The prediction has a mean pLDDT of 80. The RNA shown here (transfer RNA) has 73 nucleotides and comes from a Chloroflexia bacterium. It matches the Rfam family "tRNA". Rfam links the family to the GO term triplet codon-amino acid adaptor activity. By type it is a transfer RNA. About the family: Transfer RNA (tRNA) molecules are approximately 80 nucleotides in length. The RNAcentral record of the sequence draws on ENA.

[in-house]
Order: sequence, then C1' cells, then structure tokens
RNA sequence: GCGGGAGUAUCUCAGUCGGUAGAGAGUCUGCCUUCCAAGCAGAAUGUCGCGCGUUCGAGUCGCGUCUCCCGCU
Repeated sequence: GCGGGAGUAUCUCAGUCGGUAGAGAGUCUGCCUUCCAAGCAGAAUGUCGCGCGUUCGAGUCGCGUCUCCCGCU
C1' cells in the first nucleotide's frame, strides 16, 4: 500500500426487507431479611466511532475518515 472483519447503554452483545433502539449482567430506589446475600417490584441510561450524502424517513444504503483485529504484498 491492497483486501476482509469489528466499533450500538457502564460491560458483554442483539437489531430481519430502511419506518422513531433492545436483552442479559451491572448501578440506584423500594419490598422482604436481625444484617448481608438471594428473591420480588420499579427507575435511570445512548449524538448507534466521527463527518458528509441519498431518502418523506438511516444503526441499516453510498462516500470519506479514525481506532482495533486478520490476511496479502
């Protein structure tokens, strides 16, 4: 330099054919308990790596760019 993969909540990850983003764990509050843990109920949380474009509408499509991983030269 070239090709491929990954980047989404604090973490691990889903997200179908483009239609206003979710799960589990964690955190906080309450109940329960002598206390803790466990259990039960509830709550908070995202510029979807970044920018631009296409579109009525983009996590998803196109272009550029950054970081990490793999391969080729």